[in-house]
RNA sequence: AGAGUUUGAUCCUGGCUCAGAACGAACGCUGGCGGCAUGCUUAACACAUGCAAGUCGAACGAGAAAGCACCUUCGGGUGUGAGUAGAGUGGCGCGCGGGUGAGUAACGCGUAGAUAAUCUACCCUCAAGUCAGGGAUAACUUCUCGAAAGGGGAGCUAAUACUGGAUAACACUUUGAGUUGAGUGACUUAAAGUUGAAAGCUUCGGUGCUUGUGGAUGAGUCUGCGUUCCAUUAGCUAGUUGGUAGGGUAAAGGCCUACCAAGGCAACGAUGGGUAGCGGGUCUGAGAGGAUGAUCCGCCACACUGGCACUGAGACACGGGCCAGACUCCUACGGGAGGCAGCAGUGGGGAAUAUUGCGCAAUGGGCGAAAGCCUGACGCAGCAAUGCCGCGUGAGUGAAGAAGGCUUUCGAGUCGUAAAGCUCUUUUCUCAGGGAAGAUAAUGACGGUACCUGAGGAAUAAGCACCGGCUAACUACGUGCCAGCAGCCGCGGUAAUACGUAGGGUGCAAGCGUUGUUCGGAAUCACUGGGCGUAAAGGGCGUGUAGGCGGAUAGGUCAGCUAGGGGUGAAAGCCCAGAGCUCAACUCUGGAAAUGCUUUUAGAACUGCCUAUCUAGAGAGGGUUAGAGGUCAGCAGAAUUCCUGGUGUAGAGGUGAAAUUCGUAGAUAUCAGGAGGAACACCGGCGGCGAAGGCGGCUGGCUGGGGCCCAUCUGACGCUGAGGCGCGAAAGCGUGGGGAGCAAACAGGAUUAGAUACCCUGGUAGUCCACGCCGUAAACGAUGGAUACUAGAUGUACGAGAGGUUACCCUUUCGUGUGUCGCAGCUAACGCAGUAAGUAUCCCGCCUGGGGAGUACGGUCGCAAGGCUAAAACUCAAAGGAAUUGACGGGGGCCCGCACAGGCGGUGGAACAUGUGGUUUAAUUCGAUGCAACGCGAAGAACCUUACCUGGGUUUGACAUCCCGUGCCAGCCUGUGAAAGCAGGUUUUCCUUCGGGACACGGAGACAGGUGCUGCAUGGCUGUCGUCAGCUCGUGUCGUGAGAUGUUGGGUUAAGUCCCGCAACGAGCGCAACCCUUGUUCUUAGUUGCCAUCAGGUCAAGCUGGGCACUCUAAGGAGACUGCCGGUGAUAAGCCGGAGGAAGGUGGGGAUGACGUCAAGUCCUCAUGGCCUUUAUAUCCAGGGCUACACACGUGUUACAAUGGGAGUCACAAAGAGCAGCAAAGCCGCGAGGUGGAGCGAAUCUCAAAAAGGCUUUCACAGUUCGGAUUGUAGUCUGCAACUCGAUUGCAUGAAGGUGGAAUCGCUAGUAAUCGCGGAUCAGCACGCCGCGGUGAAUACGUUCCCGGGCCUUGUACACACCGCCCGUCACACCAUGGAAGUUGACAGGGGCAGAAGCCGUUGAGCUAACCUUUUGGGGAAGCAGGCGUCCAAGCUCUUGUUGAUAACUGGGGUGAAGUCGAAACAAGUUA
Repeated sequence: AGAGUUUGAUCCUGGCUCAGAACGAACGCUGGCGGCAUGCUUAACACAUGCAAGUCGAACGAGAAAGCACCUUCGGGUGUGAGUAGAGUGGCGCGCGGGUGAGUAACGCGUAGAUAAUCUACCCUCAAGUCAGGGAUAACUUCUCGAAAGGGGAGCUAAUACUGGAUAACACUUUGAGUUGAGUGACUUAAAGUUGAAAGCUUCGGUGCUUGUGGAUGAGUCUGCGUUCCAUUAGCUAGUUGGUAGGGUAAAGGCCUACCAAGGCAACGAUGGGUAGCGGGUCUGAGAGGAUGAUCCGCCACACUGGCACUGAGACACGGGCCAGACUCCUACGGGAGGCAGCAGUGGGGAAUAUUGCGCAAUGGGCGAAAGCCUGACGCAGCAAUGCCGCGUGAGUGAAGAAGGCUUUCGAGUCGUAAAGCUCUUUUCUCAGGGAAGAUAAUGACGGUACCUGAGGAAUAAGCACCGGCUAACUACGUGCCAGCAGCCGCGGUAAUACGUAGGGUGCAAGCGUUGUUCGGAAUCACUGGGCGUAAAGGGCGUGUAGGCGGAUAGGUCAGCUAGGGGUGAAAGCCCAGAGCUCAACUCUGGAAAUGCUUUUAGAACUGCCUAUCUAGAGAGGGUUAGAGGUCAGCAGAAUUCCUGGUGUAGAGGUGAAAUUCGUAGAUAUCAGGAGGAACACCGGCGGCGAAGGCGGCUGGCUGGGGCCCAUCUGACGCUGAGGCGCGAAAGCGUGGGGAGCAAACAGGAUUAGAUACCCUGGUAGUCCACGCCGUAAACGAUGGAUACUAGAUGUACGAGAGGUUACCCUUUCGUGUGUCGCAGCUAACGCAGUAAGUAUCCCGCCUGGGGAGUACGGUCGCAAGGCUAAAACUCAAAGGAAUUGACGGGGGCCCGCACAGGCGGUGGAACAUGUGGUUUAAUUCGAUGCAACGCGAAGAACCUUACCUGGGUUUGACAUCCCGUGCCAGCCUGUGAAAGCAGGUUUUCCUUCGGGACACGGAGACAGGUGCUGCAUGGCUGUCGUCAGCUCGUGUCGUGAGAUGUUGGGUUAAGUCCCGCAACGAGCGCAACCCUUGUUCUUAGUUGCCAUCAGGUCAAGCUGGGCACUCUAAGGAGACUGCCGGUGAUAAGCCGGAGGAAGGUGGGGAUGACGUCAAGUCCUCAUGGCCUUUAUAUCCAGGGCUACACACGUGUUACAAUGGGAGUCACAAAGAGCAGCAAAGCCGCGAGGUGGAGCGAAUCUCAAAAAGGCUUUCACAGUUCGGAUUGUAGUCUGCAACUCGAUUGCAUGAAGGUGGAAUCGCUAGUAAUCGCGGAUCAGCACGCCGCGGUGAAUACGUUCCCGGGCCUUGUACACACCGCCCGUCACACCAUGGAAGUUGACAGGGGCAGAAGCCGUUGAGCUAACCUUUUGGGGAAGCAGGCGUCCAAGCUCUUGUUGAUAACUGGGGUGAAGUCGAAACAAGUUA
């Protein structure tokens, strides 16, 4: 410090996710030791048991018992125990210490202050005092009530308990004087008055007590500032705000009461609601911040819940009291008892948190004079890897690289010096011995602990997670979208580095992972440090309040600001230095820091404030000027429609085409006249005006704003603007008018599968006017307002000036407005660019992933429609902007192709052949499926082939290699059988270097075998786009980048062919050419070919001699290159025409197929990974099937006839094939064929007859002398065998079919059409396929349209790329949510009733020791019980509000591999 994830790729925006650190944690697996810390975060839930606050005999009275000793009359007594224990009175303490965080948004906390408005026990200091009386009361004794708790009566008694009196003020009140302060005031002093103290004990040293001063400590109260979220909480408040008087308190104060006044708080957020103890600190972070408030420290609050007071220096009191409530326990049912949020512990809750331990030895606390007692504070120990820190689980050597595991290309690699082995060490461990500090004199829980020494022995000690990318680390097997993984992206559908296991590796390590939470990364709320044209985001526009900001000069002030000083900022912590535990963690000492607050001194530049002044901002004034600026009234013409009349006749209108509609009752058309409403052609212009919305005939009235010029006046009067107020298109609403045209709704006609649309005919609201609402728009420049600055060029509107000409006009300068282009700069890019999206300042508004949703609820506005404000649950990993390359478009331009058109012939109808689908079947083997499957694999299924089915056999196998054994093995014969095979018999092996080998049989195992699966694991081969003209690269340049350029452009070509131009210059694969063939010719050669000339010869014939001229054969050359001429073109490339030539612009044909596309086809040609099978999915055999047949399709053959059929006769090819072959002549048969065998391994022989054609003849338009299917019958051939199931011949039979609907195919010249011939396969089987030649056309105007393709351009929401993407309803499942008659909680407010305890007030006829008085009866004073009253908790009741839960039903929303209906959007998305 970043990374992953939107895309085909790119840049940006933007969210999600990850790597880090941390934790009072929990869970999973694992676990050796020690030190130091930490340990109910949940139920402030309920608690058994024990302990946690007592102490003092030096305040006081009283005072045991057991035991022991002695005595005894045996009943007991005395002494001791002992003035002890245990109680009581009294004092001090119990308000500390310890716990918890429920409440609290508050002067609660923090910080700085105030107290001149206060108190303070114990302690210290100083001053003074401690005189002298009285009456009670607990304990105790006794009686009594009660189950108990606990009381009641009578009697006795003491005090440092209580109490009257004296004395004393510096206490209090009043008055005077003085000193002093920042103020209300404070202090000193004088006088008068009033109230008002005490306690003793003693060891005689002291100690205690009383009053007062001062201090220390602690506490109370008040104030400035800071301290969470919600405005979908906007108004709150009657003791409320203030005053006066009084009360109350330690103390100011509405703290309380009475009276008076009507205030107080609030947008700088009152009130209400939610949440929360606060701080030092802790975690994180570079910091600023953010989150947090365990342990430790400070403060606050609380103590079962609520209320209340008492005592006291201090409490409204955790282990005190009273009352009420809930709960638990005891009970004799009458009543009682209790409060672990103290330490342990229990139950419960929970993912989860420890021992009912030891000790007061230390530190601290209470009491005491002290000894001492008490102390679950504390010190220790126990439990827990909960955390931090430290240590260990060994070290060295050791290659036969052991065994074993895993992998393997079978060679090896790896675990791996790892192990074993050898040599060492002993931290730890075990045993034994010694043994602290902590303790100043004693006292040690920890503890026989830490530590030290000795002995023993590698001995006791390693796991967890991960290994697709992020992110360090890879293989095998298993699994097969299953099981599973997953933080994000995503893995898994048979070769998974992503699941599970193993081996190996990586990381950390007594831990490792997971989960949760916080900060970080996130500049993703941006103070530091973001944005708003198109990504989310500028308010529709103005006016203006609060607020924020604000021109120049001078003086003053010092609030802000700056500098210095003082105080404070507790300790601990963090940081630095040092020190102590062996180190570290931990602890100690010192320092620094503590960004803050407060106070003081000083400064005066800037901001603020005050004063004075200025004119550059702003405004006013004068002059001039343009304009659809607004509003009111009047007026004009053109057009549409309607009405009246005339002319006139059959249509008009409308559309893609029609129809609805109008018209013979006279339309449309045309002429004249009239009515009415709305809008204002031309001018008219990115011209003008206005803040925006918006504004357009002409004239007038009223009126707002602007520009320019002058520089006369005011003197900062300014800018922005939360709320507020006003304006605000269209549509819509209300009331009343108006209504020509247009026109939602509606009706009809069309279109359509449908058509609630688009088109047409009608047509009502509305559009218009007046008044009033609504308040929204893509209200857009998708760009808030103001000011200043920052190259230019050019147009236009208005105004002013200068110059030239002056009738006009021209040139030029300045200002304002409105446009275009463009530099710098900015921007993600597109683009913006003086009218900024540049550079800056000020103010306002707004944004923070997509969806849910601008929705719900609430509020508010509105007559309504609806507007404004505005969430959440849930869900996704994207949504988006700009640009790029493709692809696509019922976008555009250019161009090509038998693509259309123009022609010729077919297919589709018939019969048959053949292939396919389907069906059938035991099987009908398998594959191929739009073009690019379907006479395809198959160049040939009767057996074989054959892979399928049925049945019968075999199991190292039909076939290959290796090993062992045997060799009479194979063959032949016989039996059996369908055959394979099995059984029996018989006869004989080959080569040899004599070892053996070939061959066969038997045996064991390695293995064979598989047309079994996967063409979506593959190679190879092939099809297709397409013989289309394209596809790329290097360097350079441009761009942030994907990419672009080159390859685009102007011409041209069959062509990215060539030329020119050009930030490109070159190059490669394609094109073309080179190759084959054919067309002309030459040379060479002349057999098997040929025969012109010569000779011979035949019925005939190159038959023979001879020849190689010709044809031909087959080798090599020539020839064609736009080379020549003319025209055209740009002087180019080229094109057009012509000449010559056998051939002319690629001469014809073939071979040749760029980068790539289709997961195209093929595992059944072959090869091959993986999987499967192994007495079977292998192999052998027989028979059957692949040949089935209601049907559908493709491809063909033959036809439907006279351009023909039949018969006869006569011609003319090319290219091939042939020895298990082609086969001649001859003979036989009607024929297929048979017989025969010459010749020929072929320019020699054979197949072999070419056919259409020519000539002659017949048939005369008919289901025929067309057509030949089908069937019968008799044959032939091949073959082991023609039944299923071959071909063919003769005779007989003689079906459909009369030129084929929609639709569709081929072909541009030696082509189509037509005619025959040959070949491969093959025993046989050809209408198929592959070749060959014969005869031999028609047409192409042209590129609008259909199909396919190429280039450029444009749009795009497509990229699996239009066979794309994608929207909504409906149906189903699930999820969260809104409404809802209601039901049921919680909380809060208000009204009323009620009123415990208690304080206070009042009463007090009952009761009363202290003091006074007394006649001793009493009375008084002072009290008590009791009564009454104010206040008031719980409770009851009525009501309101807020917020939950739930609900029949209902609304929309979200999500969900293959549901329905349509086709809304993306291309001109087919109606933009």